[in-house]
A computed fold for a 96-nucleotide RNA, annotated as SAM riboswitch aptamer (S box leader). Rfam family: SAM riboswitch aptamer (S box leader). Rfam's curators write: The SAM riboswitch is found upstream of a number of genes which code for proteins involved in methionine or cysteine biosynthesis in Gram-positive bacteria. Of the family's consensus pairs, 97% are formed in the model. The coordinates come from a structure-prediction model, not an experiment, and the mean pLDDT is 86.
RNA sequence: UGCUUAUCAAGAGCGGCGGAGGGACAGGGCCCUGUGAAGCCCGGCAACCGGCAGUAUGCACGGUGCCAAUUCCCCCGGUUUGCCGGAAGAUGAGAA
Numbered sequence: 001u002g003c004u005u006a007u008c009a010a011g012a013g014c015g016g017c018g019g020a021g022g023g024a025c026a027g028g029g030c031c032c033u034g035u036g037a038a039g040c041c042c043g044g045c046a047a048c049c050g051g052c053a054g055u056a057u058g059c060a061c062g063g064u065g066c067c068a069a070u071u072c073c074c075c076c077g078g079u080u081u082g083c084c085g086g087a088a089g090a091u092g093a094g095a096a
Stems, first nucleotide, its partner, number of pairs: 001096001003094006013042001015041003021032003027074003043067003048063003051059003071088001075086005
């Protein structure tokens, strides 16, 4: 990198360093941000894999992941016009 599969409406700081940007990509929209962005540390959430246990479940020790807004919205099909399905994307696990 592509493939298979599960999940994506919940949850997560009034901390320290840091200094201007950020919200996946291009474009558009709409937002967040010096009442301090990204990033790093600490803290936390969750429970996919491993581990453990009193094993329809629990713990949260290890490996990931995550911590504004539905995956912020946009695309395609359907439609009872609010949703349903798909695509794309993200994360885990697995097999190449």